The prediction has a mean pLDDT of 87. The RNA shown here (c-di-GMP-I riboswitch aptamer) has 87 nucleotides and comes from Paenibacillus doosanensis. The sequence was found by an Rfam model in a public genome assembly.
[in-house]
């Protein structure tokens, strides 16, 4: 240095759920809360995958149904960067 990851050290993040708030929704943000995480740090048109459908288009007698991301997810994989050092 690369790989690897301790019942080590120093610290970190925070699922579900609740409240508030933004949003059509997915989801985001703040507070509480910890299921977990060695990258649960960063990156979302220009890698793959997933979620949603205001709007648009198509279908329908209607209620509705289907398609589509420009919306979203990094705690799905991936890419990039990084702390510590027992075996």
């Nucleotide at each position: 240095g690369u790989a690897c990851g301790a019942u080590a050290a120093u610290g970190g993040c925070a699922a579900a759920c609740u409240c508030a708030u933004u949003g059509a929704a997915a989801a985001g943000u703040g507070a509480g809360g910890a299921c977990g995480c060695a990258a649960a740090g960063c990156u979302a048109c220009a890698g793959g995958g997933g979620c949603u459908u205001c709007a648009u288009c198509g279908c329908c007698a209607a209620g509705g149904c289907g398609a589509u991301a420009u919306g979203c997810c990094a705690g799905c994989c991936a890419g990039c960067u990084a702390c510590c050092g027992a075996a």